Small-subunit ribosomal RNA from an uncultured bacterium, 1529 nucleotides, folded computationally.
It matches the Rfam family "Bacterial small subunit ribosomal RNA". Its family is annotated with ribosome and structural constituent of ribosome in the Gene Ontology.
The RNAcentral record of the sequence draws on ENA.
The prediction has a mean pLDDT of 86.

[in-house]
RNA sequence: AGAGUUUGAUCCUGGCUCAGAACGAACGCAGGCGGCGUGGAUAAGACAUGCAAGUCGAGCGCUCAUUCCAGGGUAGCAAUAUUCUGGAGUGGGAGCGGCGCAAGGGUGCGUAACACGUGGGCAAUCUGCCGCGAAGUUGGGGAUAACUCGCUGAAAGGCGAGCUAAUACCGAAUGUGGUUGGCUGGUGGCAUCAUUGGCCAACUAAAGUUGGGGACCGCAAGGCCUGACGCUUCACGAUGAGCCCGCGGCCUAUCAGCUAGUUGGUGAGGUAACGGCCCACCAAGGCUAAGACGGGUAGCUGGUCUGAGAGGACGACCAGCCACACUGGAACUGAGACACGGUCCAGACACCUACGGGUGGCAGCAGUCGAGAAUUUUUCACAAUGGGCGCAAGCCUGAUGGAGCGACGCCGCGUGGGGGAUGAAGGGCUUCGGCUCGUAAACCCCUGUCAUUCGCGAACAAACCUCGCUAUUUAAAAGAUGGCGAGUUGAUUGUAGCGGAAGAGGAAGAGACGGCUAACUCUGUGCCAGCAGCCGCGGUAAUACAGAGGUCUCAAGCGUUGUUCGGAUUCACUGGGCGUAAAGGGUGCGUAGGCGGUGGGGUAAGUCUGAUGUGAAAUCUCGCGGCUCAACCGCGAAAUGGCAUUGGAAACUGCCCCGCUUGAGGAGUGGAAGGGGGACUGGAAUGCUCGGUGUAGCAGUGAAAUGCGUAGAUAUCGAGCGGAACACCGGUGGCGAAGGCGAGUCCCUGGACACCUCCUGACGCUGAGGCACGAAAGCUAGGGGAGCAAACAGGAUUAGAUACCCUGGUAGUCCUAGCCUUAAGCGGUGCACGUUUGCUGUAAAAGGAAUCGACCCCUUUUGUGGCGAAGCCAACGCGUUAAACGUGCCGCCCGGGGAGUACGGCCGCAAGGCUAAAACUCAAAGGAAUUGACGGGGGCUCACACAAGCGGUGGAGCAUGUUGCUCAAUUCGAAGCAACGCGAAGAACCUUACCCGGGUUUGACAUGCUGGUGGUAGCUUGGGGAAACCCGUAGCGACCCUCUCCCGAGGGAGCCAGCACAGGUGUUGCAUGGCUGUCGUCAGCUCGUGUCGUGAGAUGUUGGGUUAAGUCCCGUAACGAGCGAAACCCUUGCCCUUAGUUGCCAUCGGGUAAAGCCGGGAACUCUGAGGGGACUGCCGGUGUUAAACCGGAGGAAGGUGGGGAUGACGUCAAGUCAUCAUGGCCCUUAUGCCCGGGGCGGCAAACGUGCUACAAUGGCCGGUACAAAGCGUUGCGAACCCGCAAGGGGGAGCCAACCGCAAAAAGCCGGUCCCAGUUCGGAUCGGAGGCUGCAAUUCGCCUCCGUGAAGUCGGAAUCGCUAGUAAUCGCGGAUCUGCCACGCCGCGGUGAAUAUGUUCCUGAGCCUUGUACACACCGCCCGUCAAGCCAUGGGAGCCGGGAGUGCCCGAAGCCGCGAUCCCAACUCGCAAGAGAGGGUAGCGUCGAAGGCAAGCCUGGUGACUGGGACUAAGUCGUAACAAGGUAAC
Repeated sequence: AGAGUUUGAUCCUGGCUCAGAACGAACGCAGGCGGCGUGGAUAAGACAUGCAAGUCGAGCGCUCAUUCCAGGGUAGCAAUAUUCUGGAGUGGGAGCGGCGCAAGGGUGCGUAACACGUGGGCAAUCUGCCGCGAAGUUGGGGAUAACUCGCUGAAAGGCGAGCUAAUACCGAAUGUGGUUGGCUGGUGGCAUCAUUGGCCAACUAAAGUUGGGGACCGCAAGGCCUGACGCUUCACGAUGAGCCCGCGGCCUAUCAGCUAGUUGGUGAGGUAACGGCCCACCAAGGCUAAGACGGGUAGCUGGUCUGAGAGGACGACCAGCCACACUGGAACUGAGACACGGUCCAGACACCUACGGGUGGCAGCAGUCGAGAAUUUUUCACAAUGGGCGCAAGCCUGAUGGAGCGACGCCGCGUGGGGGAUGAAGGGCUUCGGCUCGUAAACCCCUGUCAUUCGCGAACAAACCUCGCUAUUUAAAAGAUGGCGAGUUGAUUGUAGCGGAAGAGGAAGAGACGGCUAACUCUGUGCCAGCAGCCGCGGUAAUACAGAGGUCUCAAGCGUUGUUCGGAUUCACUGGGCGUAAAGGGUGCGUAGGCGGUGGGGUAAGUCUGAUGUGAAAUCUCGCGGCUCAACCGCGAAAUGGCAUUGGAAACUGCCCCGCUUGAGGAGUGGAAGGGGGACUGGAAUGCUCGGUGUAGCAGUGAAAUGCGUAGAUAUCGAGCGGAACACCGGUGGCGAAGGCGAGUCCCUGGACACCUCCUGACGCUGAGGCACGAAAGCUAGGGGAGCAAACAGGAUUAGAUACCCUGGUAGUCCUAGCCUUAAGCGGUGCACGUUUGCUGUAAAAGGAAUCGACCCCUUUUGUGGCGAAGCCAACGCGUUAAACGUGCCGCCCGGGGAGUACGGCCGCAAGGCUAAAACUCAAAGGAAUUGACGGGGGCUCACACAAGCGGUGGAGCAUGUUGCUCAAUUCGAAGCAACGCGAAGAACCUUACCCGGGUUUGACAUGCUGGUGGUAGCUUGGGGAAACCCGUAGCGACCCUCUCCCGAGGGAGCCAGCACAGGUGUUGCAUGGCUGUCGUCAGCUCGUGUCGUGAGAUGUUGGGUUAAGUCCCGUAACGAGCGAAACCCUUGCCCUUAGUUGCCAUCGGGUAAAGCCGGGAACUCUGAGGGGACUGCCGGUGUUAAACCGGAGGAAGGUGGGGAUGACGUCAAGUCAUCAUGGCCCUUAUGCCCGGGGCGGCAAACGUGCUACAAUGGCCGGUACAAAGCGUUGCGAACCCGCAAGGGGGAGCCAACCGCAAAAAGCCGGUCCCAGUUCGGAUCGGAGGCUGCAAUUCGCCUCCGUGAAGUCGGAAUCGCUAGUAAUCGCGGAUCUGCCACGCCGCGGUGAAUAUGUUCCUGAGCCUUGUACACACCGCCCGUCAAGCCAUGGGAGCCGGGAGUGCCCGAAGCCGCGAUCCCAACUCGCAAGAGAGGGUAGCGUCGAAGGCAAGCCUGGUGACUGGGACUAAGUCGUAACAAGGUAAC
């Protein structure tokens, strides 16, 4: 730091996704150790059990137990035991009293608030304990719990009577002080005032306990003295708290108005204190677009995570503040509470109950249940730190310190180190050679971390206290306080650590491996199973699924999921945009706001700078230090962007004042204009009415029809009526803010512009809301209505045609008044100002020059256009009329769909408009440009493409191929052109791949190995059998090499047996090679360098000519080149040379019935070889003088002479695994091999290709000519003979320019037939023969005799051919025993017609244009309907939740009243009693919950209903994209 993903490719826009970091996490797999942290995020759900707040006997009374002492009693001789009383001590219990319980600990419900943060204020306040200072602590009184008794209750408890104490309670005294009132000074301030003195008056306090003690008093207690702890008053401090204010920090305007104690005042009340805090009265205010009020969400902060930062998200642990304690309400006590482990009331829930009534509150620590993906031990200790009480010892402390559980996180360590190659075994892969796991292992030598075991063994501890010494206090050696010394105290813990021992021994997994992204192979699977973060993998060769081997990355963890930030400059302050990608408001006027020319002066709010205060600690950063390191921790520094106070500066902004004229405005003069409104007027045209003339049509269309017309239309002439619109002028000309404005005249009225001076003096720009205007259509009311024309009707078209076309036609279009307020309201470009090279039109005005006057011309300004510089832009393009460079202000955008929709609100008579979501869904949707392809787009140009011709096919019969059907099998392939007389140039057996049956298993065939045999192979031979094959038999009988004299021995070929293997026309042509078809013999397809473009790409190859041709020429940012075209090659046409046998025969000779038959010849033909010839070379014309074209000459041939071979880059996953080859898969006594027979020939039907015909240009008969190219020895086969013929006999000659096939046929000559299903046609069938072959039944060909079918020229449609072509006639060859050949491939004979031309059909080439196509028009794609699934709106309603209003009821409680009842302290009184005062019942205000009522907000659900999204192959049509077939919107 980026990457993947829209396309065939490109650039851009834009979303989605990934790589990073983090977490109080959870889940999966796996798991050795330690340190430090951390752990109920959900149900503020409910809680069993234990503990979490007590303490003080030095405040007080009582009670129980116990020890000791004293005295008495009882038993006993006594010791002693026991009991009672008193005293002293210790321990327990409840109670009165004091302090604490308001801290600590928990949670985040509520709260959008002065709750929090930050900075201030209180002259408007309080503060227990604590510190410091001053003063005091005198003297009395009456009660009450406990306890006892009685009553009552199940209990909890309650009531009554009686006794008693205090640091409990109450009078009185004193008054340093304090408070209040009055008088009187000082000082200060901030408005009320604050502060400090003096004088006078009134009011106002207390409590004791205890240690020690010499003298003195006292019986004692004690007084007294002294110390300590208390108590009271006051002042100050400290700490804590309360109140007020400025500023700051969430979403929502689909919440726009809110408010009656509301805002203020006066008075009174209340509080520690200000205040509508509360009350009475008075006034009518207060808040709000800088967002009040309402709704939703939320504890706030230091900080945490992320980020380069700015920012964003979060607020666990730790720390500060706040709020809460089952829910709601309330107060009491107190220094402090409206009180987590207090009280009262109400409610819900739970428990106990004798049913009357009671009890309870874990959001303290553990723990349980529940819900949940999910969060720990019912542990130890008060040793440390801290807290409460206490003089203290001490007690209490789930605060805290520790331990336990969980890899939840961070950090550290280990699972060993070195050597070790026959590179072991084994696994995996393999091209079978090997490669790899891999120095990895084994093996050898070491080490000892952690764990294990044995032993030693810390620190956190210093105090209080006790003892000793000492200083101060004191009368004092008590005591108290301080100092020194000694002693005592450890939960964690026998822990950390240290040492010894043993042994590599106990300790590695997880994820990934298609791209992003690091890491590849095999097998299995076969759009299945599955994967997937995005793109996407899987349909038989999957690096993407699953397994395995290997590899990569992390590592006691690794992955997944969730969430946050990042990447995302994708909300853009840093740091984005709006012509066409999303985005300029339809237009103007203008309010608030924002911004604002120039000179001077002042001020100091903004701004800049200094100082001071604050900015808690922790965290972060840096430095140093402590745990072996680190995490962690300590110390120090820095930082803390902010706020406040104060001093200073004055450039800029603001504010105040004085000026200026250039911005803006005004006055004057002037011309231009479809600017707006009103009134009047006009002509042309359409229509209608009347009249005239006139007759059969008119109108309409692609063609028609509906319609009009003999009742007289159309046409034409005249007259009249009526409405609407204003031809020509008319123009990228004018005017207007936009919408928009077009005949003429007049009236009213707005704006712009130019010129010249003068005036005002910044008066300006923009503009959220607001107001006004606003095409067409539409609406309301009233008019009007000629033409046009939704709806509607009819006629056509069509498969349909609710359309396009036609005939009609109503709203409407027009006017008046009022609504509606939308638009592709577009320059798809907001307004204003300034700056920045130009060229050229046009409108208007002014000026200049010139003219007699003008026009033309020049200059300037304003407007309106075109082209273009720089610059900008993704490109297209924009370019002084900016989309350039700047400034100000407004509006708007943030992926596509859902949707400009739903709901809500506002507007509207309605139609509808404005504002404006979400769920869900997709991996894109888009812009511009590029290359193709396509178009019922255009231009140019070709082709038997059409046209012009000739002959066919399609009808018939037959042949052949195919489909289909059939079958045991009818083997397989080929499928539009480009399958179908195709593979097949030969299916009776064979072929043959198919079927049935029989047989065989190392095999019909190849190679290797092992063993045997080698008198073996081979030949002959017997039996079974259809054959293959099986079972036998004897006879003949080989070959090669070495050694050896020979016999023989060894080996080989061959053969037999066995093992490896063979074999497969089994599958995949979509795994392939090769070959082939097709576009297409079309003229194209590319490259190098250069140039242009961000790029795909373009240029070249386009253009002007020309050609069959990208053929050539010219031009040209291109210059060259390659593959194609052409040429080179073959053949044919002319000539020459050469060679003449088997070919030829002119001349010479011979010879025959005839014949090159013979001699001979080398002339000719011909054959073969070689060469020449044609090149637009020559002439004329046209043309750019070019290329070339046209005409001509010559020539056998003329513009490529004819024909062939030759087929660019590529396309069709075209064809072929069955020619062959070949990867993978499959079969292996069979899917191989052999054999017999059958089938490939089956036949209702359909199609293709052909043959023969339908006849007289013919058939038949007779006669008679003229080819070329081929073929021939298991072959062609002559003559001659036989047969009607096929054919047979025969065998000459020929390995072939020699002989043969061989007769060419049409033709020509002559004859016959006479238009007929025939003397046409020949199918079919019967019979008789011939030939080939092992064999013609299925299933051959030929001949003869007989038979004689359909067919009389062929519907729609369709094929071939442009010259030696079509047509027509025969001949040959391959394959082959024969042949189903009418096929195919060749050969020659006879031998036409037509082409004006390129409009149309088909195909093709080039250029151009449009495109939403790129699998490329056989493309893409829209809507309804039908099906499934999902979310959502409406919906009679139904069920919840929330807040509020009014009324009713009204608990507890505070406050008020309190005539009932009660009462010790004080007063009066001898007393009774009275009083003061207090309390109580009761009453009242307020008041929670509850009830009633009508609404509001919000959620769930709902028959039915609306649209929406999505879903390989459903239905109907064809709307859009090419002029998409009616341009689209």